The prediction has a mean pLDDT of 84. Large-subunit ribosomal RNA, domain III from Aliamphritea spongicola, 383 nucleotides, folded computationally. It was read from a public genome assembly. Its Rfam family is "Bacterial large subunit ribosomal RNA". Its family is annotated with ribosome and structural constituent of ribosome in the Gene Ontology. Lineage of the source: Bacteria > Pseudomonadati > Pseudomonadota > Gammaproteobacteria > Aliamphritea.
Context: one part of a larger RNA
RNA sequence: GAGUAACGAUAAGGGGGUGAAAAACCUCCCGCCGGAAGACCAAGGGUUCCUAUCCAAUGCUAAUCAGGGUAGGGUGAGUCGACCCCUAAGGCGAGGCCGAAAGGCGUAGUCGAUGGGAAACAGGUUAAUAUUCCUGUACUUCUUGUUAUUGCGAUGGAGUGACGGAGAAGGCUAGGCCAUCACGGCGUUGGUUGUCCGUGUUUAAGGCUGUAGGCUGGGGAAUUAGGAAAAUCCGGUUCCCUAAGGCUGAGAGCUGAUGACGAGUCCUCUUUUGGACGAAGUGGUUGAUGCCAUGCUUCCAGGAAAAACUUCUAAGCUUCAGAUAACAAGAAAUCGUACCCCAAACCGACACAGGUGGUCAGGUAGAGAAUACCAAGGCGCUU
Numbered sequence: 001g002a003g004u005a006a007c008g009a010u011a012a013g014g015g016g017g018u019g020a021a022a023a024a025c026c027u028c029c030c031g032c033c034g035g036a037a038g039a040c041c042a043a044g045g046g047u048u049c050c051u052a053u054c055c056a057a058u059g060c061u062a063a064u065c066a067g068g069g070u071a072g073g074g075u076g077a078g079u080c081g082a083c084c085c086c087u088a089a090g091g092c093g094a095g096g097c098c099g100a101a102a103g104g105c106g107u108a109g110u111c112g113a114u115g116g117g118a119a120a121c122a123g124g125u126u127a128a129u130a131u132u133c134c135u136g137u138a139c140u141u142c143u144u145g146u147u148a149u150u151g152c153g154a155u156g157g158a159g160u161g162a163c164g165g166a167g168a169a170g171g172c173u174a175g176g177c178c179a180u181c182a183c184g185g186c187g188u189u190g191g192u193u194g195u196c197c198g199u200g201u202u203u204a205a206g207g208c209u210g211u212a213g214g215c216u217g218g219g220g221a222a223u224u225a226g227g228a229a230a231a232u233c234c235g236g237u238u239c240c241c242u243a244a245g246g247c248u249g250a251g252a253g254c255u256g257a258u259g260a261c262g263a264g265u266c267c268u269c270u271u272u273u274g275g276a277c278g279a280a281g282u283g284g285u286u287g288a289u290g291c292c293a294u295g296c297u298u299c300c301a302g303g304a305a306a307a308a309c310u311u312c313u314a315a316g317c318u319u320c321a322g323a324u325a326a327c328a329a330g331a332a333a334u335c336g337u338a339c340c341c342c343a344a345a346c347c348g349a350c351a352c353a354g355g356u357g358g359u360c361a362g363g364u365a366g367a368g369a370a371u372a373c374c375a376a377g378g379c380g381c382u383u
Base pairs, nucleotide, nucleotide: 013029014028015027016026017025030380031379032378033377038360039359040358041357044340045339048338049073050072051071052070053069054068058066059065078139079138080336081335082334084117085116086115090111091110092109096105097104098103120137121136122135123134124133140332141331142330143329144328145327146326147325148324149323150322151317152316156312157311158310159309164299165298166297167296170292171291172290175286176285177284178283179282181200182199183198184197185196186194202260203259206255207254208253213248214247215246216245217242218241219240220239221238222237223236224235226234227233261281264277265276266275267274300303346355347354362374363373364372365371
C1' cells in the first nucleotide's frame, strides 16, 4: 500500500427458546432442489457415527454450534459380501531350452475376477447396528447314526455349463390413477349435510399348483472304422412300435396370514415416554426402460474358459466299502458390517463453483429420464 481488496455461486424475515452474550444454535413462518441439492452401494477415506460436556486453537466473522477439543458408547450373519471351489487376460514357474554372468523364454503345474459356482423373507426394535438382534414363517449344504433297497467307482470319455449385434410382436408384473369401503370433520370470512372435505384402503420369502408362451417328436432293439484305453454314455447306421410325451417357463390362484401392519381411540404422564385396544383392508383402469427372455426373427464381423451338475465306464472293491431313499441328531468356522459416498468425510495444498463407476425413478402438464411446478426426503450454500 491499507483497515484497502476479499470473506468462494444474488432468500431471507420476524416471534419464541437457550445463553454471560444470538443475523448465523433450536423452533415456527417464508424460500430453494426434487433423473436431485433425495435414497442405497462399489472405490477411496478410516471413527468423521451416537451421547454428554467445553470454546483456547480450527471454522475466511460471532458462536451457546460443529466433520473442532475431552470423555464415554456404538459395527452381532449357515442364507449379504469376502474367504472357499473354478477358470480369463496376464503373472510366477519343478524339470527343460537359451545366455559370459545378471538373467530371458517356457512344459507340467500354481496363482490370478472385472466372469461361473448351495441357501431368507416380512414385521418389530436402538441415541447410534440390523436380510446380522427379536418375533413369525422358510430354505441350503455337509457329517454321523438307524432302517430299507442295491453295482458302486476318476485326475479319464460324453452332455451341460455356454455366452455377439440389431429388430419386432405378444403375455405379464412393479408402480400410478379412479372408484368402493372405513373412520373423522361441518368451517371465528358470504356459502359449505353435500355429486362436500381429510386420512387410510398395506402385507414378503417359502410351499402347492404348472398357465400365457418357448424348445424338442417320443419309446425299444440290433449294430458300429469315431470320442488316445474301456463303456450300458455320446456320435454314426439299420429295424420295429407310437402321436402326445418330455424339458423349460413369467404371472395369476390357494396357502403363508384366526398372523403382521393399520387411520385412530383409551389409559398412564410435567412436555416426555410407555402400555392396551384396533375400523376398512375390495373392484376397475392404465402400465413400464422391469420379468417371461441367455426366448423369437434377422445379420455378418460368427460372438471366453474351467469348475460345479448329469451320465459312462477303467484300475479296483463287491458279507466290507460305496450308492439311493426316508427318518433322527449334529455342524455351518474365520474376516467385513459404524459413518461419508456427485461429497465439507474420496481425488484436487483449503470446509475449493472442478472431477468421480453402479442402483432406485412418485404426482400434474408433456413424446420424453426435456422443461415447469410439487411429493417423500433434503437444504437456505459460515460474514